RNAcentral holds the sequence, with entries from ENA and SILVA. This is a predicted structure of a 1401-nucleotide RNA (small-subunit ribosomal RNA) from Phacus paraorbicularis. Its mean pLDDT, the model's own confidence on a scale to 100, is 83.
[in-house]
RNA sequence: GAUGAACGCUGGCGGUAUGCUAACACAUGCAAGUUUAACGGUUUAUGCCGUGACGUACGGGUGAGUAACGCGUGAGUUAUCUGCACUUAGGAGGGGAAUAACAAAUGGAAACGUUUGCUAAUACCCCAUAAGGCUUUUUAUAAAAGUUAAAGAUUUUUCGCCUAGGGAUGAGCUUGCGUCCGAUUAGCUAGUUGGUAUGGUAAAGGCUUACCAAGGCAACGAUCGGUAGCUGUUUCGAGAGAAAGAACAGCCACACUGGGACUGAGAUACGGAACAGACUUCUACGGAAGGCAGCAGUGGGGAAUUUUUGGCAAUGGGUGAGAGCCUGACCAAGCAAUACCGCGUGGAGGAAGAAGGUUUUAGGAUUGUAAACUCCUUUUUUCAUUGAAGAAAAUAUGACGGUAAAUGAAGAAUAAGCAUCAGCUAAUUUCGUGCCAGCAGCUGCGGUAAUACGAGAGAUGCAAGCGUUAUCCGGAAUUAUUGGGCGUAAAGCGUUUGUAGAUGGUCUAAUAAGUUUGGUGUUAAAUCUUGAAGCUUAACUUCAAAAAGGGCAUCAAAAACUGUUAGUCUAGAGUGCGAUAGGGGUAAAGGGAAUUUCCAGUGUAGCGGUGAAAUGCGUAGAUAUUGGAAAGAACACCAACGGCGAAAGCACUUUACUAGGUUGUUACUGACAUUGAGAGACGAAAGCUAGGGGAUCAAAAAGGAUUAGAUACCCUUGUAGUCCUAGCUGUAAACGAUGGAUACUAAAUGGUGCUUUUUGUACUGUUGUAGCUAACGCGUUAAGUAUCCCGCCUGGGGAGUACGCUUGCAAAAGUGAAACUCAAAGGAAUUGGCGGGGACCUGCACAAGCAGUGGAGCAUGUGGUUUAAUUCGAUGAUACACGAAGAACCUUACCAGGGUUUGACAUGUUAAGAAGUUUUCUGAAAGGAAGAUGUGCCUUAAUUGGAACUUAACACAGGUGGUGCAUGGCUGUCGUCAGCUCGUGUCGUGAGAUAUUGGGUUAAGUCCCGUAACGAGCGCAACCCUUUUUUUUAGUUGUUUUCUAAAAAUACUGCCGGUGAUAAAUCGGAGGAAGGUGAGGAUGACGUCAAGUCAGCAUGCCCCUUAUGUCCUGGGCUACACACGUGCUACAAUGGCCAAUACAACGAGUAGCAAGCUUGCAAAAGUAAGCAAAUCUCUAAAAGUUGGCCUUAGUUCGGAUUAUAGACUGCAACUCGUCUAUAUGAAGCUGGAAUUGCUAGUAAUCGCCGAUCAGCUAUGCGGUGGUGAAUACGUUCUCAGGUCUUGCACACACCGCCCGUCACACCAUGGAAAUUGGCUAAACUCGAAGUAGUUUUUUCUUGGAUUACAAGCUACUAAGGUUGGGCUAGUGACUAGGGUGAAGUCGUAACAAGGUAGCCG
Repeated sequence: GAUGAACGCUGGCGGUAUGCUAACACAUGCAAGUUUAACGGUUUAUGCCGUGACGUACGGGUGAGUAACGCGUGAGUUAUCUGCACUUAGGAGGGGAAUAACAAAUGGAAACGUUUGCUAAUACCCCAUAAGGCUUUUUAUAAAAGUUAAAGAUUUUUCGCCUAGGGAUGAGCUUGCGUCCGAUUAGCUAGUUGGUAUGGUAAAGGCUUACCAAGGCAACGAUCGGUAGCUGUUUCGAGAGAAAGAACAGCCACACUGGGACUGAGAUACGGAACAGACUUCUACGGAAGGCAGCAGUGGGGAAUUUUUGGCAAUGGGUGAGAGCCUGACCAAGCAAUACCGCGUGGAGGAAGAAGGUUUUAGGAUUGUAAACUCCUUUUUUCAUUGAAGAAAAUAUGACGGUAAAUGAAGAAUAAGCAUCAGCUAAUUUCGUGCCAGCAGCUGCGGUAAUACGAGAGAUGCAAGCGUUAUCCGGAAUUAUUGGGCGUAAAGCGUUUGUAGAUGGUCUAAUAAGUUUGGUGUUAAAUCUUGAAGCUUAACUUCAAAAAGGGCAUCAAAAACUGUUAGUCUAGAGUGCGAUAGGGGUAAAGGGAAUUUCCAGUGUAGCGGUGAAAUGCGUAGAUAUUGGAAAGAACACCAACGGCGAAAGCACUUUACUAGGUUGUUACUGACAUUGAGAGACGAAAGCUAGGGGAUCAAAAAGGAUUAGAUACCCUUGUAGUCCUAGCUGUAAACGAUGGAUACUAAAUGGUGCUUUUUGUACUGUUGUAGCUAACGCGUUAAGUAUCCCGCCUGGGGAGUACGCUUGCAAAAGUGAAACUCAAAGGAAUUGGCGGGGACCUGCACAAGCAGUGGAGCAUGUGGUUUAAUUCGAUGAUACACGAAGAACCUUACCAGGGUUUGACAUGUUAAGAAGUUUUCUGAAAGGAAGAUGUGCCUUAAUUGGAACUUAACACAGGUGGUGCAUGGCUGUCGUCAGCUCGUGUCGUGAGAUAUUGGGUUAAGUCCCGUAACGAGCGCAACCCUUUUUUUUAGUUGUUUUCUAAAAAUACUGCCGGUGAUAAAUCGGAGGAAGGUGAGGAUGACGUCAAGUCAGCAUGCCCCUUAUGUCCUGGGCUACACACGUGCUACAAUGGCCAAUACAACGAGUAGCAAGCUUGCAAAAGUAAGCAAAUCUCUAAAAGUUGGCCUUAGUUCGGAUUAUAGACUGCAACUCGUCUAUAUGAAGCUGGAAUUGCUAGUAAUCGCCGAUCAGCUAUGCGGUGGUGAAUACGUUCUCAGGUCUUGCACACACCGCCCGUCACACCAUGGAAAUUGGCUAAACUCGAAGUAGUUUUUUCUUGGAUUACAAGCUACUAAGGUUGGGCUAGUGACUAGGGUGAAGUCGUAACAAGGUAGCCG
């Protein structure tokens, strides 16, 4: 875009068309009659009955059958027929016998008959005539012989009749070409093919019969199976073409099913007849009747298709002399938006941009000039009046129809829906819903902010329709003629020889099949196209209009090309001659090394094997070694992208036979060529059959290991096999994943042959231009440019499976589907990520060291358990002395109980009241009840007004309730790792690449060099802070150096030397307080982890609102079989205790730090100077040093635990604080596997201070100073990271992907004992009607021939019956594999070297 459509919603009018799927069954009515001017009868006489004549073979319906001369197209018919109508010629003389109707009798329920009798004709018969026709014969334009016609009517003129010829029309037959799918249909055919003769027909003919011959068809697809009416045309398409064959038109076929005939000009006859069958109806059971695929209509079926209408007025048909009659053909109307076309549902103005709706950022926007309102019009509608054409042919004649049309009147009056709005695709918002409900053509949408679901509003598209469904074409170059492909995406047969076929070198001549040009005929009409015309327009219709018609036939011409015929040539191809290289093939003979076995010697305890072992062999003497013997198999070195062969393949040496290649010369043939469907031959390994052989190796098998398992990988053995002969099999990732042949198209560089050694030729490699390619890549050995031939492909899976067939001994091979299922499967390349891949580099990553953890006790956090509650969060690294810089109450979020409801807290409004102070009772408290006291501040002349507060009510508050996967902000981690990007350019079809890679170097993408890149940004570094040295300045509480805090200086590979590319840089040195970033800190790129946090804060949405809010008391967060993390203290002598004695820094302090003094063993208490601090206090530093005791022990180590007595803080130390004293004195004697930190003022060790804080659980955290080491060869390994590279089936990115069995559910399919149908060929049987033949009898005729009737018989034969087949469909217990299915089982086969490389047979 289209439709004979259907469905859903909706629906004003008109015109023109169109309108059963069950060839299922049909009630009822109608659809074919006419003729008295052919004839008879009758009498109710425009009639009826019958004989005759013409018609009923047309018109109308349907598409079942048919793959066919059925249809289309073009020829032929000298092989034919043709009623009526037209035309030409000729003719019609004489006779005869019947019969229907009718009448009478009679049978039957009916349908329908039977017998006797009468009668006519244009019904029937005979004789005559014969122009002409027909038949036969012959000497064939002709002649002869034989044979053959007729009908009258009417009445004065026509019609009719007979014979023959012609044209026309219609029909029959023949034939070239065209006409669907299947080869899993490959052979078919006996009247079959042809001939002769007979018969038959209108007519040729195996059309029929007899005989003879053995043909005919088929890979250019016979036969068989399936499907189907064919065509003009219709729809789509740019066309080529694809699909269809409704309506209209031509042809064919059919008429309930089947076969057969009569009549006739014509039928094997839709509304005729006989027979058989199925079905239906009537019946008195004896018999009868019927055929809507005519028009209406009914049932049925179906998603689905109309009125039991009017008329012969028109057109056409039948009949008749005619009037006329008949006509469901036809003309009309009715029904249906079924389709096409046309018209309308109003037009102009109209902003207060009304109301209402929707939405909103609350302003507005939109619906929207839309409405209202004003003016106008009347197509349409309603009413009234007039009123056709269609009628030819003088009057008359119209179903449609009082229709079309015209005129007038009324009044905007009677008339808008459907679908869509995520993208494709024109058109967006709100609410509801919450992976639900639902949508969906594809992608997909929906899991609480859905432009995708449902609704509203708005918008868009089309419009009396709109959408959906179904089907066809297009897009689809997605079967490719136009116009595709085959290295890797699907696709080159494993290779070769060669048949048919296709294609084919040079020159000449002929021909004219192809080809080209022109003419003629045909290609029905309608349709399509063009131009006109007619309906108001259009659709539609019309035109003696035009054009087109690519096909077929025929005539003529041309002769280049192709073909054909005849000849020529040598460039293709082949042969000969001379050389030459070679693992080419077949057969025979020979050889040495090695292996194994056997024999003998020497010799002794192991051998062998592995990651490590074991099985195994060995004291009965192995392994090892020496000598000898035997057997079989394979041929080291040479040896090489080197050679040969068609491929498979071929390797010790020699010989014999044999094939091909190359080269040189140019002697011969003269296109002999290329390809190659079928066909033939060869064809690795494995396998099979038979017979040999059997050393090694080695499926199966056995044992040992490994393992969770190990029917494997590894080891020890070991049988088929591996070898030979003769056969079979016929496959491989049979690969260059690349069919063969020929020609052409840049170079460079290797190798192997021949060769006058050359600018030759043949083969084999590498790089590469043009060109090609999706890219990778190919590139004179093409995957380039062309020609020829063959093979193959058309999404993935199912499946190379099933069924069938062929081959095979088998295994199997060849050929080779479908149902069903998915939206992908696949190729090449890119960027990442990953690898039990590679290379380089870095890091307290390992190594080298030091000290630890893991063992003990305790502290603390977590898990778990418990509990009324043990609030919540954090959970690998990146949670676990984390949020918490401090849970007795509070905190506090949890639990129990008691209260409260505008609230503990905020703002606003209204009303009332100052606020406040205070007493008593009750209660665990919160709170409740009852009183007492008090009238303030600012302002106003005053009433008042204002601020703060209290009470009551309403708006609202409140929530540590949920969601960190809705968020902001902040943070952790990779990682202080060196990376991450951008612009322009260039390269690439593109994703992308380049830069950013490379050579060096660095802590560093730091810098240098090179370079199709050149620059830039965020990161690195530097700038900042602290510290180290110096200088200057200033300073009181300090004052010698110092100290404090402000400003400067200093260090930059600057200098020298070596190395290096003369670079960057690096090594060493000097000087210097400090040397190569001097040390430390702060600083954290693009991003990753839906990382953490809604319980810091903020915040969307949801939830609670006499409670999930809020107040209070008590309890809990401190529980305790246990497990883990992080720490402290120790286990002692480098120590413990006692005594004496020395040296810091950072800090803090008024609700505070507190000296000193007094008391106490002490914690502390009392008292009390000083200090808001360089002034006073905390404040004693400790390790250290000196002296003494302890002497290796569970101790003078260790300090847990417990008891008693105290101190302090605080409303309050029971759950549940800290400290002190005395007493007690546990485990623990250096810690398994494993594991942590640290590279210098570091580790280790020693104290001191602070935050939080009433107090403290701090052994935590953050600072501060004192003492102060060891070690680093180095980068193999572990971990982490970076760069380059490689493989990938990964991209949620290896915590990836993914395979198979089993279990479950569903689906389709195969097999299957069997079973139910359909179709079909054949054999036998039976054999209706009919036709043909034949026999007998009878009748007709004067007789004969002949014909007819009757009764038999024969042949053919439909349906039926019997039989075994073939094909096909359905069902089928059971069974097999296949497919599909959010979370099943077992393993881990593949993808990385996938952890044994994978794959093919």